This is a predicted structure of a 75-nucleotide RNA (transfer RNA) from a Candidatus Acetothermia bacterium. The sequence was found in a public genome assembly. Rfam family: tRNA. Rfam classes the family as a transfer RNA. The prediction has a mean pLDDT of 81. The organism belongs to Candidatus Bipolaricaulota, within Bacteria.
[in-house]
RNA sequence: GGCGGGAUAGCUCAAUUUGGCUAGAGCGCGCGGCUCAUGACCGUGAGGUUCAGGGUUCGACUCCCUGUCCCGCCA
Numbered sequence: 001g002g003c004g005g006g007a008u009a010g011c012u013c014a015a016u017u018u019g020g021c022u023a024g025a026g027c028g029c030g031c032g033g034c035u036c037a038u039g040a041c042c043g044u045g046a047g048g049u050u051c052a053g054g055g056u057u058c059g060a061c062u063c064c065c066u067g068u069c070c071c072g073c074c075a
Base pairs, nucleotide, nucleotide: 001074002073003072004071005070006069007068010027011026012025013024020058029045030044031043032042033041051067052066053065054064055063
C1' cells in the first nucleotide's frame, strides 16, 4: 500500500441482516436484605456524545460518503 473485519455503559458483548415506541445483557459499582462479619445469594438503583464529521429520510446504532484508531490476511 491492497483486501476483509471491528469501534455501543468502567470491562466483555448483543441489538445492525429487514431503519421504527423508552439502546439491552453479564461482570463490576451504589443502596437494602441475609450473616457475628466477609464472600456467595436475593432485591433494587445509577451509569450511554452508539469512534468523529457530513449526507439521505418523517425517523439513523442501523443506509451512503470521508476521516481516525484497532485486529487479521496478502504484498